[in-house]
Molecule: c-di-GMP-I-GGC riboswitch aptamer
Organism: Halanaerobiales bacterium
Formats: sequence, structure tokens, C1' cells
RNA sequence: GCUGAUAAAGGCAAACUGCCCGAAAGGGCAGGGCGCAAAGUUAUGGGCCUAAAGUGUGUAUUCUUACACACUAGGGUUGCCAGAUUGCCGGCU
Repeated sequence: GCUGAUAAAGGCAAACUGCCCGAAAGGGCAGGGCGCAAAGUUAUGGGCCUAAAGUGUGUAUUCUUACACACUAGGGUUGCCAGAUUGCCGGCU
């Protein structure tokens, strides 16, 4: 430098369950173990999820409220895909 085996030392931990945080998406801790060679770190680009607050439209109405839908600030996801960055072990050179 290239590479990831049916090897080894180890690592991480989906669904689900309990407690806690959050309006929600989701997150933290513990149990659990589907999977993972970066399933380490980073929301930078795209995707996806959410939308208490805001805007628009519609419906109802006790006439200023309620509900529905769409969009948006914002929030989330790195176990959706890229980018950036760091790194263990083995094999080959």
C1' cells in the first nucleotide's frame, strides 16, 4: 500500500421488555441479540421520519375558536446512501 477468511484477540448491538427524557420523530440507562469489518466519530450533500410553534387552503361554528390537509423554521436518523476523519486483528505485497 492492497485486502476481509468458515481463523484468533476483542468490540458494537436490531426487534422486544423495564425505567427515565421529549409535543412528536426519537434519545439515555439496564436486560436482550437480529445483525455489523468501521454498526467508531461527524448531520457536510442527498434520502427518510417528525412538525408542539408558524404560513396557506378547506370544513364546521356559539364568530373566534375547533378540526382536517399541504408546506415551512426547527428537531431526529451515521444500523438509508455518499463525503470527511480516526482506528483493532489477520492475510498478501